About this RNA:
RNAcentral holds the sequence, with entries from ENA. Predicted 3D model of a 72-nucleotide RNA (transfer RNA) from a Candidatus Magasanikiibacteriota bacterium. It matches the Rfam family "tRNA". Rfam's curators write: Transfer RNA (tRNA) molecules are approximately 80 nucleotides in length. Rfam classes the family as a transfer RNA. Model confidence (mean pLDDT): 82 of 100.
[in-house]
This record gives sequence, structure tokens and C1' cells, in this order.
RNA sequence: UCCGAGGUAGCUCAGUGGUAGAGCGACCGGCUGUUAACCGGUUGGUCGUGGGUCCGAAUCCCACCCUCGGAG
Repeated sequence: UCCGAGGUAGCUCAGUGGUAGAGCGACCGGCUGUUAACCGGUUGGUCGUGGGUCCGAAUCCCACCCUCGGAG
């Protein structure tokens, strides 16, 4: 330099045009003699950055940044 995969909640990841979700975590409560486990609730986001297309973009297009893999 070129090619491919990826970047979404504190963490691991779904979501492939129409209100952004799950599990774990954190917090509060229930249960228990206490803790753990279990149960319920709450808390959670400039969707890597900047543009473009569209009535509407996490999703499609372009450029750039970062991570991983490959080629030279």
C1' cells in the first nucleotide's frame, strides 16, 4: 500500500430501512437467623467520526479513524 472481518449500554453480543434490545453487571426490594442462591423492580446509549441518499438510517452509499486477520 491492497483485500477481508469488526466498532451498538460498564462487559459479552443481538438488531440488515419504520419507537435501539437481551444476558451479565450496578442499585433497590422480597425471601433467609445472616450470606450466597433464587424472585421482582430500577438503572442504563452522540449506535467509532463526518457527510450523502431517503418521508424515515444502527441498517444503504462515500470519506476518514481505531482493532483483528490476510496479501505484497